[in-house]
Context: one part of a larger RNA
RNA sequence: CGCAUACGGUGGAUGCCUAGGCAGAUGGAGGCGAUGAAGGACGUAGGAGCCUGCGAUAAGGUUAGGGGAGCCGGCAAACAUGCUUUGAUCCUAACAUUUCCGAAUGGGGAAACCCACUGAGCUUUGCUCAGUAUCGUACAGUGAAUACAUAGCUGUACGAAGCGAACCCGGGGAACUGAAACAUCUAAGUACCCGGAGGAAAAGAAAUCAACCGAGAUUCCCUUAGUAGCGGCGAGCGAACGGGGACCAGCCCUUAAGCAACUUGUGUUUUAGUGGAACCUUCUGGAAAGUUGGGCGAUACAGGGUGAUAGCCCCGUACACGAAAAGGCACUUGUUGUGAAAUCGAGUAGGACGGGACACGUGAUAUCCUGUUUGAACAUGGGGGGACCAUCCUCCAAGGCUAAAUACUCCCAUCUGACCGAUAGUGAACCAGUACCGUGAGGGAAAGGCGAAAAGAACCCCUGUGAGGGGAGUGAAAUAGAUCCUGAAACCGUAUGCGU
Numbered sequence: 001c002g003c004a005u006a007c008g009g010u011g012g013a014u015g016c017c018u019a020g021g022c023a024g025a026u027g028g029a030g031g032c033g034a035u036g037a038a039g040g041a042c043g044u045a046g047g048a049g050c051c052u053g054c055g056a057u058a059a060g061g062u063u064a065g066g067g068g069a070g071c072c073g074g075c076a077a078a079c080a081u082g083c084u085u086u087g088a089u090c091c092u093a094a095c096a097u098u099u100c101c102g103a104a105u106g107g108g109g110a111a112a113c114c115c116a117c118u119g120a121g122c123u124u125u126g127c128u129c130a131g132u133a134u135c136g137u138a139c140a141g142u143g144a145a146u147a148c149a150u151a152g153c154u155g156u157a158c159g160a161a162g163c164g165a166a167c168c169c170g171g172g173g174a175a176c177u178g179a180a181a182c183a184u185c186u187a188a189g190u191a192c193c194c195g196g197a198g199g200a201a202a203a204g205a206a207a208u209c210a211a212c213c214g215a216g217a218u219u220c221c222c223u224u225a226g227u228a229g230c231g232g233c234g235a236g237c238g239a240a241c242g243g244g245g246a247c248c249a250g251c252c253c254u255u256a257a258g259c260a261a262c263u264u265g266u267g268u269u270u271u272a273g274u275g276g277a278a279c280c281u282u283c284u285g286g287a288a289a290g291u292u293g294g295g296c297g298a299u300a301c302a303g304g305g306u307g308a309u310a311g312c313c314c315c316g317u318a319c320a321c322g323a324a325a326a327g328g329c330a331c332u333u334g335u336u337g338u339g340a341a342a343u344c345g346a347g348u349a350g351g352a353c354g355g356g357a358c359a360c361g362u363g364a365u366a367u368c369c370u371g372u373u374u375g376a377a378c379a380u381g382g383g384g385g386g387a388c389c390a391u392c393c394u395c396c397a398a399g400g401c402u403a404a405a406u407a408c409u410c411c412c413a414u415c416u417g418a419c420c421g422a423u424a425g426u427g428a429a430c431c432a433g434u435a436c437c438g439u440g441a442g443g444g445a446a447a448g449g450c451g452a453a454a455a456g457a458a459c460c461c462c463u464g465u466g467a468g469g470g471g472a473g474u475g476a477a478a479u480a481g482a483u484c485c486u487g488a489a490a491c492c493g494u495a496u497g498c499g500u
Base pairs, nucleotide, nucleotide: 001499002498003497004496005495006494007493008492009491015485016449017448020420021419022417023416024415025414026413027412028411029409030408031163032162039101040100041099042055043054044053046079049075050074051073061095062094063093064092065091066090070083071082106115107114108113116132117131118130119129120128121127122126134160135159136158137157138156139155140154141153142152167198168196169195170194171193172192178185182232208215209214219246220245221244222243223242229237230236250401251400252399253345258338259337260336261335262334265331266330267329268328269327270326271325273321274320275319279294280293283290295312296311297301303315304314305313350374351373352372353371354370355369356368357367360386381396382395383394384393385392436443437442456484459471460470461469462468
């Protein structure tokens, strides 16, 4: 040095577990904000730090309700000081307090800081309280060039602003890509930007379809159908009529359908909770829920916990009950406000030119929208029926409102899973959008498990008053000893045998 065996070290795979995730279902809620939000800074406990809570009344105050024996949040034990059957801690509701920054709004500003003015009160070199941004609308005052006026200025009242996951409507609007290149085309009216709203939004009661029969607002689903069509007739794009369903609701134009706020009453529901059946024994074992024997409950054998696998030990579960206070919803009584421009729709319909939307790329291209330019009729009228004309049929534009069926889930509650089980599942099971990286936009980890219970090793010994270890003790187990369940492999040793 090699091989083999045994025993270790290192390492953290595997198995088991779950405190966290993922995907859904059902119901709720669908907003918060100048009465100062979302998000933060700084404080705040007897004692340092972080998290949680709270705000100079600062792990809290007041009132009402629930509850019933311990309590003073967690990491995190002990001590100290206290509270508590005159009902604490805790849970629910309402109220009060709520520093500073932040739309941030008195001015400024390098966020959490600096500096003011006006008024009132007072214990008056000051203190306390209140107000002082901008824009819009309304009203009032004042008031230029410029006579009346107007602009402007000032004041008062009301409103707005900012944040928020997706869904919705509108205004703008790509490219990669595909076409096996590429320009029309596609991707796609997608991504993205901007504006606006609601719990949904939008649409909506035919100047609609249909076809000579008829239907009867809108929205959504299935089908019609990858059909008819469109298309460098390439790549691709792609309807409608009709049929079947979901849901159904109609109305108005000086005043209505309605809508909102407050209010009367009834019902229901949410925010704490309450009661809630039935078991003992033998054996093994550290421990019984396992095993043996004999019982019992069940409108409850969902689930979880307890020293191994428990209907009857505990929490629960079925079922039954409960609100002083505050809210939601439905119907209902009444009041107030709002509702909107126009007088049945004229610079409109239609035409021309240029674009856009329609499945439809200008095509034989109807229909809709409109930038420019033109421009009717008035129900004895007008639009449409896919060039256009006639006949026929059908509807009434240029005003407005409208629930449900539909879309979504930042959030709350309950439940489910041939979903994951710590390199998985969220990036994050653990103090994670943290540590760390970057000037910045931004990027972004690793890291779970002693034991049933800390019973977490008193005391002795070696040692540097070490680290570590050996005894002793605890424990079922300490090769379960805190680098702690199991403990694979690579890798490193010790001992023995054989070989060289």